[in-house]
């Protein structure tokens, strides 16, 4: 290095303008946003080198192997939300195949094409599209309010073990 254990911190963005209306950040036109891991031919950002240019020596510039970093909302997987359970524990009272909370098990869970380059592109470049839980609301919500000062994919720090 690696792997394991403990502990700790962190871990989601976005309605601005106009229109209609009694009422819309919810409709219409334009606008705006993109969680986590993987993949990636991009970037040339960091590091040890190599080659070339340049130079008195340097600095510098160009190319480049390797290692690291960054790089996809719609490619793969995951999380949140949601659903089911004569599953578990606890609580409640109207004592019912009742309700609530937590946990467990299982399930659901959105959206991309065209052109270019190329040996190769769902990822690069250009163009045009599309998607976004539940509950609430004077009128339908990705963007407002709420559960949520919650949970969490995961990321980092520290300590111990391993070696």
């Nucleotide at each position: 290095a690696u792997u394991c254990u403990g502990u700790u911190u962190c871990a989601g963005g976005g309605c601005g303008a106009g229109g209609u209306g009694g009422a819309a950040a919810u409709c219409c036109u334009c606008a705006c946003u993109g969680g986590c891991g993987g993949u990636a031919a991009g970037c040339a950002c960091g590091g040890c080198g190599g080659c070339g240019c340049a130079u008195c020596c340097g600095a510098g510039c160009g190319c480049u192997u390797c290692c690291g970093g960054c790089a996809a909302g719609c490619c793969c997987g995951c999380g949140a939300c949601c659903c089911u359970g004569c599953g578990a524990a606890g609580c409640c009272c109207a004592u019912g195949c009742g309700g609530c909370u937590u946990c467990c098990a299982g399930g659901c869970u959105g959206a991309c094409c065209c052109g270019g380059u190329g040996a190769a592109a769902a990822u690069c470049c250009g163009g045009g599209g599309c998607c976004a839980a539940c509950g609430g609301u004077u009128a339908c919500a990705g963007u407002c309010c709420g559960g949520a000062u919650g949970g969490a994919a995961g990321a980092g720090g520290c300590a111990g073990a391993u070696g």
The RNA shown here (FMN riboswitch aptamer (RFN element)) has 163 nucleotides and comes from Adlercreutzia caecimuris B7. RNAcentral records the identical sequence in 2 taxa. RNAcentral holds the sequence, with entries from Rfam and Ribocentre. The prediction has a mean pLDDT of 77. Rfam family: FMN riboswitch aptamer (RFN element). About the family: The RFN element is a highly conserved domain that is found frequently in the 5'-untranslated regions of prokaryotic mRNAs that encode for flavin mononucleotide (FMN) biosynthesis and transport proteins.